[in-house]
RNA sequence: CGCCGAAUCCGGCCGGCAGGCCGGAGCCGGGGACCCACUUCCCCGGGGUGAAUCGGCUGCGAGGAGGCAGCCGUAGGGGGCUCUUCCCCCCGAACCCGUCAGCUAACCCGGUAGGCGGUAGCGGAAGA
Numbered sequence: 001c002g003c004c005g006a007a008u009c010c011g012g013c014c015g016g017c018a019g020g021c022c023g024g025a026g027c028c029g030g031g032g033a034c035c036c037a038c039u040u041c042c043c044c045g046g047g048g049u050g051a052a053u054c055g056g057c058u059g060c061g062a063g064g065a066g067g068c069a070g071c072c073g074u075a076g077g078g079g080g081c082u083c084u085u086c087c088c089c090c091c092g093a094a095c096c097c098g099u100c101a102g103c104u105a106a107c108c109c110g111g112u113a114g115g116c117g118g119u120a121g122c123g124g125a126a127g128a
Stems, first nucleotide, its partner, number of pairs: 001117004008025007026112006036102001045100001046097004054073007076091005082128005
């Protein structure tokens, strides 16, 4: 100077400092009526944040299932430092609640983290 993300900004108190605590605004998320939606049986409980879903193949297992690992795709998502189109490059995870929650006005309750790139010659193309 930028990127992902809601995760930024302002103020007060304690303190010598470092730092700690609290409040507010903005942004984000959850719970929660009427109405609407759902309503059978079996089996496997169900739900939330998030783009992060869903497949195929191979291996382990026993020549099975479940599961695990790897690879290739994919719903979906991000970036290319004003925008658009093309093109290119990436992600396609992780975690939480705890038997419980559809939507949902009033109302109630939370979060405001973390992780990265560049810094000298740079720069993908065209248009605005």